Predicted 3D model of a 162-nucleotide RNA (FMN riboswitch aptamer (RFN element)).

[in-house]
RNA sequence: AAUCAUCUUCAGGGCAAGGUGAAAUUCCUGACCGGCAGUAAAAGUCUGCGAGCCGAAAGGCUGACACGGUGCAAUUCCGUGACCGACGGUUACCCGAAACCGGUAUUUGCCGGCUGGGUGCGCUGUUUCAGACAGCGAAAGUCCGGAUGGGAGAAGAGCAAU
Numbered sequence: 001a002a003u004c005a006u007c008u009u010c011a012g013g014g015c016a017a018g019g020u021g022a023a024a025u026u027c028c029u030g031a032c033c034g035g036c037a038g039u040a041a042a043a044g045u046c047u048g049c050g051a052g053c054c055g056a057a058a059g060g061c062u063g064a065c066a067c068g069g070u071g072c073a074a075u076u077c078c079g080u081g082a083c084c085g086a087c088g089g090u091u092a093c094c095c096g097a098a099a100c101c102g103g104u105a106u107u108u109g110c111c112g113g114c115u116g117g118g119u120g121c122g123c124u125g126u127u128u129c130a131g132a133c134a135g136c137g138a139a140a141g142u143c144c145g146g147a148u149g150g151g152a153g154a155a156g157a158g159c160a161a162u
Base pairs, nucleotide, nucleotide: 002162003161006157007156008155009154010153017029018028019027031142032141033085034084035049036048037047038046044083045082052061053060054059065081066080067079068078069077087145088144089143091120092119093118094117095116100113101112102111103110104109121137122136123135124134125133126132127131
């Protein structure tokens, strides 16, 4: 110095400004964000992994980039224009369901969405104000929650032995 038992610590960011509305960081304009390792040179979009989802388990599923430039070398840099982002909650339950959309199944089909109706809840309006009637109701990469969790991995300490 290397290998290395073990231990410690660390290990995810983000709606400014405005519009509509009773209500939205959820819709619209716009803004902002990008885990870990690898790769001939630096990556949200390449290759893997983690996270997340399904399952009793084994195991399975899981998003998105092009063009031009420089260069020995870049889907990683520079320029331009794009694209992507788990689950649950934020309106809750019940009924029905032809077409359409998505998923699944060998098929009939099944599940979910869209859509229709009912009850409750919320808001607005009218009213004879107890109440009744009419109309409307909201969607999340960024808010809240599981999570003071888990974790790819990173850094440090370090026994024995070689």
Of the family's consensus pairs, 96% are formed in the model.
Its mean pLDDT, the model's own confidence on a scale to 100, is 78.
The sequence was found by an Rfam model in a public genome assembly.